[in-house]
Parts: sequence; C1' cells; structure tokens
RNA sequence: UUGAUAAAAAGCCAACCCAAUAAAACUUGGGGCGGAAAGCCACGGGUCUAAACCGAUAGCCGGCUUACCAAA
Repeated sequence: UUGAUAAAAAGCCAACCCAAUAAAACUUGGGGCGGAAAGCCACGGGUCUAAACCGAUAGCCGGCUUACCAAA
C1' cells in the first nucleotide's frame, strides 16, 4: 500500500404494528424485528398488484457497482 472475517468506536438502514393516502406499493410520524452492504441499479429468476402500454419488491435469490472503522 492492497485485501478484510474479530473486537471497539462513529454513524447508517428500518421488519412489523398504528394513523393518513393508496391497485399493490411508495411517502410522513412514533415504537424498533433485524441487518455488514438491509447502500445503488429491475439485468435474470421469484413474489404482489393490474390485466393494457404498465407498476411494485434491491429487507426473496443471483448479478453489477460504490463505501466507514479495523487487529491477528
């Protein structure tokens, strides 16, 4: 210098429930299930809604890409 699995520290995300809206979802507020990429991207498969061109899910799996601290 590069890689990065421990510990510690700094932070981050937000399961599900309640309220509003809503096709599913998303979004906002509160609590915090859990996560080391539970950051990004719908490329492939899966799932949900719609049945029309579509849409949603990255916290379903794979893949792509970026990233904090850091021993042995």
Predicted 3D model of a 72-nucleotide RNA (c-di-GMP-I riboswitch aptamer) from a Desulfobacteraceae bacterium. It matches the Rfam family "c-di-GMP-I riboswitch aptamer". From the family's description: GEMM was predicted in a large-scale screen for bacterial structured RNA regulatory elements.